[in-house]
RNA sequence: GGCCCUAUCGUCUAACGGUUAGGACAUCGGCUUUUCAAGCCGGUAAUCAGAGUUCGAUUCUCUGUAGGGUCA
Numbered sequence: 001g002g003c004c005c006u007a008u009c010g011u012c013u014a015a016c017g018g019u020u021a022g023g024a025c026a027u028c029g030g031c032u033u034u035u036c037a038a039g040c041c042g043g044u045a046a047u048c049a050g051a052g053u054u055c056g057a058u059u060c061u062c063u064g065u066a067g068g069g070u071c072a
Base pairs, nucleotide, nucleotide: 001071002070003069004068005067006066007065010025011024012023013022018055027043028042029041030040031039048064049063050062051061052060
């Protein structure tokens, strides 16, 4: 340098073009307990950036960025 793949809460991971962007762990608050742990209930928190297509984009297209694979 060519080609391919990936990018979503703090972490991991879902989401036929129409979802309140869901779940687990973590975190915060409460209940329970003499206390801790465990358990139960509830809250906060995310779509890599820009453009395009579309009535509507996390999803499709293009460009860029970052990471990975492969060939030279």
Annotation: The prediction has a mean pLDDT of 81. A computed fold for a 72-nucleotide RNA from an uncultured bacterium, annotated as transfer RNA. It was read from a public genome assembly. It matches the Rfam family "tRNA". By type it is a transfer RNA.